[in-house]
RNA sequence: GACGAACGCUGGCGGCGUGCUUAACACAUGCAAGUCGAGCGAAGCCUAUGAAAUAGCUUGCUAUAUUAUAUGACUGAGCGGCGAACGGGUGAGUAACACGAGGGUAAUCUGCCUGAAAGCCUGGGAUAACAGCUCGAAAGGGCUGCUAAUACCGGAUAAUGUCGAUGAAUCUUCGGAGGAUUUGACCAAAGCGCUAUGUAGCGCUUUCAGAUGAGCCCGCGUCCCAUUAGCUAGUUGGUGGGGUAAUGGCCUACCAAGGCGACGAUGGGUAGCCGGUCUGAGAGGAUGGUCGGCCACACUGGGACUGAGACACGGCCCAGACUCCUACGGGAGGCAGCAGUGGGGAAUUUUGCGCAAUGGGGGCAACCCUGACGCAGCGACGCCGCGUGAGCGAUGAAGGCCUUCGGGUUGUAAAGCUCUGUCUAGGGGGAAGAUAGUGACGGUACCCCUGGAGGAAGCCCCGGCUAACUACGUGCCAGCAGCCGCGGUAAGACGUAGGGGGCAAGCGUUGUCCGGAAUUACUGGGCGUAAAGGGCAUGUAGGCGGCCUUUCAAGUCAGCUGUGAAAUCCCUUGGCUCAACCAAGGGCUUGCAGUUGAAACUGAUAGGCUUGAGUGCAGAAGAGGAGGGUGGAAUUCCCGGUGUAGCGGUGAAAUGCGUAGAUAUCGGGAGGAACACCGGUGGCGAAGGCGGCCUUCUGGUCCGUAACUGACGCUGAGGUGCGAAAGCUAGGGGAGCGAACAGGAUUAGAUACCCUGGUAGUCCUAGCUGUAAACGCUGGGUACUAGGUGUAGGGGGUUUAGACGCCCUCUGUGCCGUAGUUAACGCAUUAAGUACCCCGCCUGGGGAGUACGAUCGCAAGGUUGAAACUCAAAGGAAUUGACGGGGGCCCGCACAAGCGGUGGAGCAUGUGGUUUAAUUCGACGCAACGCGAAGAACCUUACCAGGGCUUGACAUCUGCCUGACGUUUUCUAGAGAUAGAUUACUUCCUUCGGGACAGGUAGACAGGUGGUGCAUGGUUGUCGUCAGCUCGUGUCGUGAGAUGUUGGGUUAAGUCCCGCAACGAGCGCAACCCUUAUUCUUAGUUGCCAUCAAGUAAUGUUGGGCACUCUAAGGAGACUGCCGGUGACAAACCGGAGGAAGGUGGGGACGACGUCAAAUCAUCAUGCCCCUUAUGUUCUGGGCUACACACGUGCUACAAUGGCCGGUACAACGGGACGCGACCCCGCGAGGGUGAGCAAAUCCUAAAAAGCCGGUCCCAGUUCGGAUUGCAGGCUGAAAUUCGCCUGCAUGAAGUCGGAAUCGCUAGUAAUCGCGGAUCAGCAUGCCGCGGUGAAUACGUUCCCGGGCCUUGUACACACCGCCCGUCACACCACGAAAGCUAGCAACACCCGAAGCCGGUGACCAAACCAUUUACUUGGAAGGAGCCGUCGAAGGUGGGGUCAGUGAUUGGGGUG
Repeated sequence: GACGAACGCUGGCGGCGUGCUUAACACAUGCAAGUCGAGCGAAGCCUAUGAAAUAGCUUGCUAUAUUAUAUGACUGAGCGGCGAACGGGUGAGUAACACGAGGGUAAUCUGCCUGAAAGCCUGGGAUAACAGCUCGAAAGGGCUGCUAAUACCGGAUAAUGUCGAUGAAUCUUCGGAGGAUUUGACCAAAGCGCUAUGUAGCGCUUUCAGAUGAGCCCGCGUCCCAUUAGCUAGUUGGUGGGGUAAUGGCCUACCAAGGCGACGAUGGGUAGCCGGUCUGAGAGGAUGGUCGGCCACACUGGGACUGAGACACGGCCCAGACUCCUACGGGAGGCAGCAGUGGGGAAUUUUGCGCAAUGGGGGCAACCCUGACGCAGCGACGCCGCGUGAGCGAUGAAGGCCUUCGGGUUGUAAAGCUCUGUCUAGGGGGAAGAUAGUGACGGUACCCCUGGAGGAAGCCCCGGCUAACUACGUGCCAGCAGCCGCGGUAAGACGUAGGGGGCAAGCGUUGUCCGGAAUUACUGGGCGUAAAGGGCAUGUAGGCGGCCUUUCAAGUCAGCUGUGAAAUCCCUUGGCUCAACCAAGGGCUUGCAGUUGAAACUGAUAGGCUUGAGUGCAGAAGAGGAGGGUGGAAUUCCCGGUGUAGCGGUGAAAUGCGUAGAUAUCGGGAGGAACACCGGUGGCGAAGGCGGCCUUCUGGUCCGUAACUGACGCUGAGGUGCGAAAGCUAGGGGAGCGAACAGGAUUAGAUACCCUGGUAGUCCUAGCUGUAAACGCUGGGUACUAGGUGUAGGGGGUUUAGACGCCCUCUGUGCCGUAGUUAACGCAUUAAGUACCCCGCCUGGGGAGUACGAUCGCAAGGUUGAAACUCAAAGGAAUUGACGGGGGCCCGCACAAGCGGUGGAGCAUGUGGUUUAAUUCGACGCAACGCGAAGAACCUUACCAGGGCUUGACAUCUGCCUGACGUUUUCUAGAGAUAGAUUACUUCCUUCGGGACAGGUAGACAGGUGGUGCAUGGUUGUCGUCAGCUCGUGUCGUGAGAUGUUGGGUUAAGUCCCGCAACGAGCGCAACCCUUAUUCUUAGUUGCCAUCAAGUAAUGUUGGGCACUCUAAGGAGACUGCCGGUGACAAACCGGAGGAAGGUGGGGACGACGUCAAAUCAUCAUGCCCCUUAUGUUCUGGGCUACACACGUGCUACAAUGGCCGGUACAACGGGACGCGACCCCGCGAGGGUGAGCAAAUCCUAAAAAGCCGGUCCCAGUUCGGAUUGCAGGCUGAAAUUCGCCUGCAUGAAGUCGGAAUCGCUAGUAAUCGCGGAUCAGCAUGCCGCGGUGAAUACGUUCCCGGGCCUUGUACACACCGCCCGUCACACCACGAAAGCUAGCAACACCCGAAGCCGGUGACCAAACCAUUUACUUGGAAGGAGCCGUCGAAGGUGGGGUCAGUGAUUGGGGUG
């Protein structure tokens, strides 16, 4: 895009079309084929006339019935004629001369019609109707008797007829056709009508011709399956005969043995064919409904009759199935005609009107018949047309929806105003279709008048493809979905709403076909790696084929002729108001056939040529093949000698061998297999493949030459041969190796990898198998298209004394590379380039190289080779990452080297778990666990129990009411919150209205540590202070991307240098900042005190000073700057000098692009959701402190480098007013009393401790260790019971250095020692800082962990915590096998054998004609019945074939 459509929602009108695609299923009822009286007889009825009878009587009228005649009309039946073979329906069958297009018929027929010629004479006997009798339920018969014809029969006449004889011209496919001329025999007929006796009518008979229609024949075309490869006995042909309108095995007898087939016979499946229709640019593909042509069929099967025509839809006979009637004896029927019914189905109309038109049948005609046809009805089923209003109209109304709350949108849309009248409603007129009459449609089309915006819009869609977006609801639910895919709490994808988009009386969905699809490729594809080259050769058919000349004209090309029906289609006109629709003219109909030409090309024919191909001659290389012989090394075994304890084997071992003497070593022997070095991307072969040496036989190749043949060529479906290894059969052989097997190891296991053994096999002979990653994953042949460089074989030139060498060339074999090509990788004269020829093969993945079938094989198995079902991918090449028990380089307390710990104990603290009313919440590998928490007795507090409050504990605003509210004292109730009472104090401004302020009440709202860190901001952790991460322009690539950023060096560093299709730049690194180490300047109080002075028991205590220390401001200093060496004349590195400091001096702050949906909604902020007399708020008490247990982080120890006692020395950072608190006094002590000084370089904290000096302890569960517990106290605080810290006395647990494992640290570091601070009423073993003492070790980068760069592989990309394979278990699905069971189909053999045609037959019957005759027959002939026979449908029996369905069980496959 299309449709004979269907379904869902919706539906105003008209025109034109169209409507059982399924059950060729069954059919009630009505209709669909009759007509002719001008062919015929009889009957009936009507009318007229006449006659006679009866009745009534107004005696000539009426009525009734009867009879006769006649005319005209009518009715049904019969004889007869024509029609019924057309028209109408359907598509079952049919793969065929069925259809199509073109021919032939010299092998034919043709009623009615047209033209022409001739004729229509004379006789005859029957029969239906009818009547009577009779059988039957009926349908339907039977017998007897009568009658007519355009029914039937005889005779006559007769040809250009038929059958014979004769056979001229002419034509011919050479068979024949043709028939002049002459001649023999045979064959016709019907009448009717009339204006009435002669014809202008209708008919009849014979013949010729035409027209129309039909039959038959031929070449060509017409679906799928080869898992259908062979088929055929009337089969193929001939002769004679029969049959037909006619040819013919159409039939028959005989003879011959043919005929068809890979150019697809036979068989199976499916199917009416065509003009056309749909689609497509076309070529094609699909289709065959309506209309037209042809065919076939008419309940199923068979058969003939009649006829011009049928083997006959509305005829006959027979058989079968079904239905109906029946008196059970027997009969009737055939909608695939029009309507209609049932049924089937997703689905398809009225039991309508009319013969008015067109057409058909009959008839002289009038006319009759006609479900053909013309119309109407039903169905939006399709196409076409029209309408559902038009103009103005902004306050941009209301309402809806959204909102950032400003507004936006619906939207000029509505309302409103002004109009119009298509459609519609009412009324009126009123056709054409019909050239005389006749109109179903139809009072229709059309026209006029009137009324009034009134009666007339839906459907689908809005994530992308694809035009069109928001809100709410839902929460992987409900649902959507054509593909991709949406939905798990902010869904533009579900549902609804608003808005929008598209189409519109329709819109969507489903189905089917074509297109897009170059996705079967003729036009117009491919096969190295994506699917796809046969394992290789040889060769049949076939396809294709070198140069020159001649002829022919099959292909080819051109002209003409015929045909290619009409309709359809295209163009131009015309008719319905337009269009759809219809009509006319033209075109088209690409084809087929005939005919006339052309001769280049292909083909054919004849002749020649040598370049393709082959032969000869002269040479050459070679693991080419087959057979026979022969050689040495090595392994193993046997014998003997020497010799002794191991050997062997492995990562390490063990099994194994060995004192019965192994291994080792020497000598001798046996046997089998394979041939080191040479040896080489060297050679040979078609491929598989071929390797010691000699020999016999033998194939192919190359080079040179140009003697010979003269296209002999290339490819090659089938066929045939060869064909690694393994395997099979038979017989040998068997050293080594070695499936299976055994043992030992390894391992969680180890039916493996490793080891010790070891059977088939490996070897030979003869056969079979026929497959491989049989690979260059690249079929063969020919020609052409830059080069360079190896190598093997040959030839030539040059050179040379001869060589080497150099150059040219042919053949083979490699590498690199241009053009070209390719998706890229790559290929590139050995093409995957450019062309031609031939063969093979491919068409998404899986199922599956499976099943079934066939075929080959001894078997194993091979070859050929599907489908159901299932998925939306599978795959190729390349890119960037990530990863690797890949590689290279490098770094880090990463390992190593060291020091000290943890893990064991007790305790502290955090976590898990458990418990609980609650043990609030968060944090979970590193990167949670002395974390949030820099400090839970109340508070904190978020948790629990209980008691209260509800505009609230807190904020803002509004309306109303009140005037104080509040503070203080005391008391009562209560656990308290709270409530009540009481005492004292108490407002401010004012324009006097009120306001500020406070309380009460009502409402907006407050409040939430409620949820979501996976909706977020902010903040933080981590990789990681690792050296990386990017951009612009350019260049390369089809592209993703690459380059830069890689490479050579170097660095802590993408730090720097060099090189480079790159050149630059940014964020990171470094530096800039702070601190510390040195120094200078400035400044000296609270700091300092060298000098001077004074003073003290003593002290910078005082004067004084600022030199020093120090303080705190500003500078200086360090930059690989200098020297030497190394390095590439670089960067840099190594060493040195100087220097307080040396190569980043030490430390800190500082954290690139990003990763982890990392952490945090409980710091804060915040979207959405949730609660609102509670999830808010307040109070008391409790809990966060629980305790069989497990883990993390710490403290203290286990002691003598120590504990205890006494004495004594030296810091730094800090803090201090609700504070630090000196001196002094009291207390054993914690502490208490007192309160000097100090808002601090001034005073206090403050004792530093380890250390040093001295003493004691003597290796023990201790004078170690201090847990636990008891008693007594202190401090803070309303309050230490749950639940604080400290002191004294007493008690004195575990623990004697810690398993597997694991942590920190590279120098002022580890270790060790004490001090300060934050938080804080009180409470540190934690945290953050400070100083004191002060080590050991680093060979080095193999390994563990983490990281960086380059490279490589990848089937990974939520990226190795990836991906992914198979069994088993479960569910579902389709398929195969299966003992069988059940249908169908087409044949075959035999039996039976209807109707019917044909043939035969006798002692049956027998109008016309003939003969005979006694006048009634008899005989003959045609014919008929019966019987017999051939053929023969249905049916029966039987064994096979084929194809389906089903089947316990079973097999693999698919999906989850």